This is a predicted structure of a 546-nucleotide part of an RNA (small-subunit ribosomal RNA, 5' domain) from a metagenome. The prediction has a mean pLDDT of 84.
[in-house]
Context: one part of a larger RNA
RNA sequence: GAAUGAACGCUGGCGGCGUGCUUAACACAUGCAAGUCGAACGAGAAAUUUCCUGCUUGCAGGAGAGAGUAGAGUGGCGCACGGGUGAGUAACGCGUGGAUAAUCUACCUUCGAAUUUGGGAUAACAUUGCGAAAGCGGUGCUAAUACCGGAUAAAAUUGGAUAAACUGUGGUUUAUUUGAUCAAAGAUGGCCUCUGCUUGCAAGCUAUUGUUUGAAGAUGAGUCCGCGUACCAUUAGCUAGUUGGUAGGGUAAAGGCUUACCAAGGCGACAUGGUUAGCUGGUCUGAGAGGAUGAUCAGCCACACUGGAACUGGAACACGGUCCAGACUCCUACGGGAGGCAGCAGUGAGGAAUUUUGCGCAAUGGGGGAAACCCUGACGCAGCAACGCCGCGUGAGUGAUGAAGGCUUUUGGGUCGUAAAGCUCUGUCAAUGGGAAAGAAGUUACAAUGUAUAAAUAUUAUAUUGUAUUGACGGUACCCAUGAAGGAAGCACCGGCUAACUCCGUGCCAGCAGCCGCGGUAACACGGGGGGUGCAAGCGUUAUUC
Numbered sequence: 001g002a003a004u005g006a007a008c009g010c011u012g013g014c015g016g017c018g019u020g021c022u023u024a025a026c027a028c029a030u031g032c033a034a035g036u037c038g039a040a041c042g043a044g045a046a047a048u049u050u051c052c053u054g055c056u057u058g059c060a061g062g063a064g065a066g067a068g069u070a071g072a073g074u075g076g077c078g079c080a081c082g083g084g085u086g087a088g089u090a091a092c093g094c095g096u097g098g099a100u101a102a103u104c105u106a107c108c109u110u111c112g113a114a115u116u117u118g119g120g121a122u123a124a125c126a127u128u129g130c131g132a133a134a135g136c137g138g139u140g141c142u143a144a145u146a147c148c149g150g151a152u153a154a155a156a157u158u159g160g161a162u163a164a165a166c167u168g169u170g171g172u173u174u175a176u177u178u179g180a181u182c183a184a185a186g187a188u189g190g191c192c193u194c195u196g197c198u199u200g201c202a203a204g205c206u207a208u209u210g211u212u213u214g215a216a217g218a219u220g221a222g223u224c225c226g227c228g229u230a231c232c233a234u235u236a237g238c239u240a241g242u243u244g245g246u247a248g249g250g251u252a253a254a255g256g257c258u259u260a261c262c263a264a265g266g267c268g269a270c271a272u273g274g275u276u277a278g279c280u281g282g283u284c285u286g287a288g289a290g291g292a293u294g295a296u297c298a299g300c301c302a303c304a305c306u307g308g309a310a311c312u313g314g315a316a317c318a319c320g321g322u323c324c325a326g327a328c329u330c331c332u333a334c335g336g337g338a339g340g341c342a343g344c345a346g347u348g349a350g351g352a353a354u355u356u357u358g359c360g361c362a363a364u365g366g367g368g369g370a371a372a373c374c375c376u377g378a379c380g381c382a383g384c385a386a387c388g389c390c391g392c393g394u395g396a397g398u399g400a401u402g403a404a405g406g407c408u409u410u411u412g413g414g415u416c417g418u419a420a421a422g423c424u425c426u427g428u429c430a431a432u433g434g435g436a437a438a439g440a441a442g443u444u445a446c447a448a449u450g451u452a453u454a455a456a457u458a459u460u461a462u463a464u465u466g467u468a469u470u471g472a473c474g475g476u477a478c479c480c481a482u483g484a485a486g487g488a489a490g491c492a493c494c495g496g497c498u499a500a501c502u503c504c505g506u507g508c509c510a511g512c513a514g515c516c517g518c519g520g521u522a523a524c525a526c527g528g529g530g531g532g533u534g535c536a537a538g539c540g541u542u543a544u545u546c
Stems, first nucleotide, its partner, number of pairs: 001546004006542005013392006019385002021350001026348003030345003035077003040074002048065008084303003093229008103221002108217008116150004125140006156181011186209006195202003230275003237267003242264008278300004282293004305326005328339004356382001358381003364378001365376004395425004405416004429487001431482005439473001444468009490535005495516003501530005511518002
């Protein structure tokens, strides 16, 4: 000199864009952060209100609306994303380059092939038992795109045979042939030509969508390998599933991954052990080489009160799932139960130190749904903080009786100083009043027209046009007007380094100080005044890095 997620002191006008628990991976009150689908399924309230009848006139009974709505339940998809933290980890964890002839991939895209026939349950519900509760059971009823059989098998998987090609000589691939194995679910809308009847319904037909099974793609992931990746030798030896083989098992998949047997190997100054630490793109500094660092943003990894385990699933050994153990907190009728903010806010504690228990799904993105729509503390915004960077303002011109006053003086003067006053202007920002965007694209509804579907003026799909509808921020940005210089300057320093000097006080005292050093009666170094210098909504100090 540059820099910081900074803190402290004094001071503080406005705006834009960023950033904000670096400490206790300490403990957490409260609210919210993951739901959605009635076009998979069976059931299904209430408040309120309308009508009818009866009479005792405000009550009883019945019917309807509310409503096939709310809220539950079965089922599907999602909950493995998104969000947080850096405890652990010196490791194929990360970075980089490869391998997979050792692998998987829900939803999505493209291209095929199918969608047949049966069955038994169970929740909800009703009833009942136990329990303080959490909840747990018995009996009975019922449905499905829930569950379980049978049929079919193009393709697929797998075994045998034959042939060819490649090869790392272990095998692999392709073709032909022959066995074996494995599927499925319906829903919604429209039509009435054919069939039936109860004439608008079933069947049927048709459109859309779903379901099953393949091939390819896309995407995402698993596994393995080469190289690179901190310090300590006052750590020199380490290792029995250890190193290799055979066989069995296991996995989506190679492999001591695991088990049995056999052999006795394997690693080593880069082992082993210990300390510290998430890694990287980057960031800071520097002419560079390098050094330091890893907040925000982005990629990867690990973790979710501590330790362990599996279940479901395409994917987890799963932050707001399950089970077991532990510590802690809470409830309890003492028998037993409930909980997990390293999600967003917020509280306590710790600390030099770090924000609102805000608004909205309008945009972007995500989940569900055919859609409308619902959910989304992701996100978009607002709030707080000079924490940082950037921009603007605190006025401009003129003005010498060089006013008054302060300080100083050799008493002549000098200086603050064109500074002020005065005069002439301007109106940024702030204030008040008025006007007023973009961010909105779409989706959906309605109407019109066209195209496709077809036996069809239907339906469905699709294209174009028109109309209607959607803004948290926010009456915000921006613009105009009003009036008035009015509301807006401080901080550090002035002996040398280092830009900037005098007076008074003090008298080795009080004090200053980054280094050299100042102060013992004329202190440019202490304290105050005047003056000056530097930076400026900041200025200094401290800490840390280069």